[in-house]
RNA sequence: GCAUCUGUAGUUCAACUGGAUAGAAUACAGGACUCCGGAUCCUGAGGUUGCCGGUUCGAACCCGGUCAGAUGCA
Repeated sequence: GCAUCUGUAGUUCAACUGGAUAGAAUACAGGACUCCGGAUCCUGAGGUUGCCGGUUCGAACCCGGUCAGAUGCA
C1' cells in the first nucleotide's frame, strides 16, 4: 500500500437479508429482607448504534467518505 472482518449502555453481547419505544446479562443507584453485610427479590437510571454525509415514508442494518482495532497478502 491492497483486501476482508469488527466498532451498539461502565463491561460482555443481542436486535429476524430496512418497520413501529434499540433490548438482555453484569456492574451502578434506591427499596424489601438481615443485628450489619453478602446472597436473593423488586424498582430505577444509564445509548446521537465510532464519526460525517447520502438513499428511503422509515436506517444499528443499504451507499459514499473518514477514524480506531484485528487478520491476510505484498